Model confidence (mean pLDDT): 84 of 100.
A computed fold for a 77-nucleotide RNA from Nitratifractor sp., annotated as c-di-GMP-I-GGC riboswitch aptamer.
NCBI's taxonomy places the organism under Bacteria, Pseudomonadati, Campylobacterota, Sulfurovaceae, Nitratifractor.
RNA sequence: CGAGAUAAAGCCAAACCCGCCGUGAGACGGGGACGGAAAGCCGUGGGUCUUGUUGAAAGAUAGCCAGGUUACCUAGU
Numbered sequence: 001c002g003a004g005a006u007a008a009a010g011c012c013a014a015a016c017c018c019g020c021c022g023u024g025a026g027a028c029g030g031g032g033a034c035g036g037a038a039a040g041c042c043g044u045g046g047g048u049c050u051u052g053u054u055g056a057a058a059g060a061u062a063g064c065c066a067g068g069u070u071a072c073c074u075a076g077u
Base pairs, nucleotide, nucleotide: 001076003074004073011036012035016031017030018029019028021026034063040069041068042067044066045065046064047061048060049059050058051057
């Protein structure tokens, strides 16, 4: 420097269940693993979803995509 293998140290944790918060989408904690090479962080653009007088607007999703930013390991050059 670009790459991510039927390998590997370590990491995260979908569905579902319990508790708890929220009108809601959903968040958080515990259990649990479908998966993940950024499934670390940032709502910046798009998408989807919620509330709403279906308007204005406010919000959710980073495990939908793009973008920004930081970083571990491994083999190779």